[in-house]
Context: one part of a larger RNA
RNA sequence: UGACGGGGGCCCGCACAAGCAGUGGAUCAUGUGGUUUAAUUCGACGAUACACGAAAAACCUUACCCAAACUUGACAUCCUAGCGUCCAGCACCUAUGAAGGUAGGUGUGUUCGCAAGAAGGUUAGGACAGGUGGUGCAUGGUUGUCGUCAGCUCGUGUCGUGAGAUGUUAGGUUAAGUCCUGCAACGAGCGCAACCCUCGUGCUGUGUUGCUACAUUUAGUUGAGCACUCUCAGCAGACUGCCCGUGGUAAACGGGAGGAAGGUGGGGAUGACGUCAAAUCAUCAUGCCCUUUAUGUUUGGGGCCACACACAUGAUACAAUGGUCGGUACAAAGGGAUGCAAACUCGCAAGGGGAAGCAAAUCUCAAAAAACCGACCUCAGUUCAGAUUGAAGGCUGCAACUCGCCUUCAUGAAGCCGGAAUUGCUAGUAAACGCAGAUCAGCAUGCUGUGUUGAAUACGUUCCCGGGCCUUGUACA
Numbered sequence: 001u002g003a004c005g006g007g008g009g010c011c012c013g014c015a016c017a018a019g020c021a022g023u024g025g026a027u028c029a030u031g032u033g034g035u036u037u038a039a040u041u042c043g044a045c046g047a048u049a050c051a052c053g054a055a056a057a058a059c060c061u062u063a064c065c066c067a068a069a070c071u072u073g074a075c076a077u078c079c080u081a082g083c084g085u086c087c088a089g090c091a092c093c094u095a096u097g098a099a100g101g102u103a104g105g106u107g108u109g110u111u112c113g114c115a116a117g118a119a120g121g122u123u124a125g126g127a128c129a130g131g132u133g134g135u136g137c138a139u140g141g142u143u144g145u146c147g148u149c150a151g152c153u154c155g156u157g158u159c160g161u162g163a164g165a166u167g168u169u170a171g172g173u174u175a176a177g178u179c180c181u182g183c184a185a186c187g188a189g190c191g192c193a194a195c196c197c198u199c200g201u202g203c204u205g206u207g208u209u210g211c212u213a214c215a216u217u218u219a220g221u222u223g224a225g226c227a228c229u230c231u232c233a234g235c236a237g238a239c240u241g242c243c244c245g246u247g248g249u250a251a252a253c254g255g256g257a258g259g260a261a262g263g264u265g266g267g268g269a270u271g272a273c274g275u276c277a278a279a280u281c282a283u284c285a286u287g288c289c290c291u292u293u294a295u296g297u298u299u300g301g302g303g304c305c306a307c308a309c310a311c312a313u314g315a316u317a318c319a320a321u322g323g324u325c326g327g328u329a330c331a332a333a334g335g336g337a338u339g340c341a342a343a344c345u346c347g348c349a350a351g352g353g354g355a356a357g358c359a360a361a362u363c364u365c366a367a368a369a370a371a372c373c374g375a376c377c378u379c380a381g382u383u384c385a386g387a388u389u390g391a392a393g394g395c396u397g398c399a400a401c402u403c404g405c406c407u408u409c410a411u412g413a414a415g416c417c418g419g420a421a422u423u424g425c426u427a428g429u430a431a432a433c434g435c436a437g438a439u440c441a442g443c444a445u446g447c448u449g450u451g452u453u454g455a456a457u458a459c460g461u462u463c464c465c466g467g468g469c470c471u472u473g474u475a476c477a
Base pairs, nucleotide, nucleotide: 001477002476003474004473005472007471008470009469010468011467012466013465015461016460019425020424021423022422023421026316027315028314029313030312031311032310033309034307035306042053043052064302065301066300067299068298069297070296073128077127078126079125080124081123082122083121089108090107091106092105093104094103095102096101110119111118112117130291131290133289134288135287139285140284141280142279143278144276146274151190152189153188154187155186156185157166158165159164170181171180172179196268197267198266199265201236202235203234204233205232207230210226211225212224214223215222239262242256243255244254245253246252318418322377323376324375325374326373327372334365335364336363339358340357344353345352346351384415389410390409391408392407393406394405395404431453432452433451434450435449436448437447
């Protein structure tokens, strides 16, 4: 100087407390461990692994296993030699094979150059290719975490023999090393804040595909219009600016006015010096090592989906604030050409037929769902719950056996609110409810967005956890 303390002081955070909803019990989904296996590819392991890499494992993916096949190779550059009716590419046929391929054939058909020839092609050979092989403790890059915590440093000066100190401490204050005052310090840098995006108010402009006060219509349908909503641009607006009080005449704090909004207005992006030899050689790049008729490449099939069990993250429930049936409303944000697909029509339904329109404020996916109104159920393992299983179908796709999703009928398991323990959340939040998107042929209880309904509680900081500043002790560095 740090680090540590079941030392002290001050302060903060859904850290506790106060509340609400959960997890831990059941069934299922997904991940992991373990076990099994020919293989169950690999990585991630307290917080900071475990619906994580994976924003989609039937084949492919795929890295694993079995079998079969190739060896200048699936891919790149170059060299040497040869080939030939210019042979490439595209479309197709025959034989063989599980396939990759192998052997042969047909049609069409290259560029430059007058031509020779060259480019390109192919065969053989050689340099080499290739490796999701190893090392993240050789690395770059990227990322997690402490933590959006308020810290981390430097120059000059001063003090100290020196390591170092000072500044950065102190008194206030702040979300903040934020600001003020004081002070052997005076300044500065990286962080904080602001500048950026978005939501909330108004004004100006814009007026179609949007909107409708007027007329018209079954219908924003048509005329007319751009008032209004909306759209997208620009501007204004919030600064403790104003008032009162407290405070040291400070910084600031408490209250108030006006205002759409008030003291960081809400949300996002933004992550200082560094820590964990943290993660990643399997995104990529890369040193070294290893491999080269195989640890490379191709194909078929299987596996990654196994199942005495354990854990993690979720979904659905255990019901009457509910379930079923019928009727009736109200969104936002997105996607659409190998696409989204309306009307109409067939089917109980999944779905089929159909094809209008739309590169979309125009058409379409599209029905929002909880909610509301009416009827039934009357506390029961039930008209709760839906696992499991049987049968019949549908869709995608060469192909649903291993191993997809959906529909209908039948079946109707556990489960009556969950031990110790434990998680999230302070407001348009929690909780509940649907909708969309990425991935994607098909497959979502996951993820990322989006709106609808919409709470309770916070006395407080003694305690638990994490963190910041000062100080103290130390046999630690």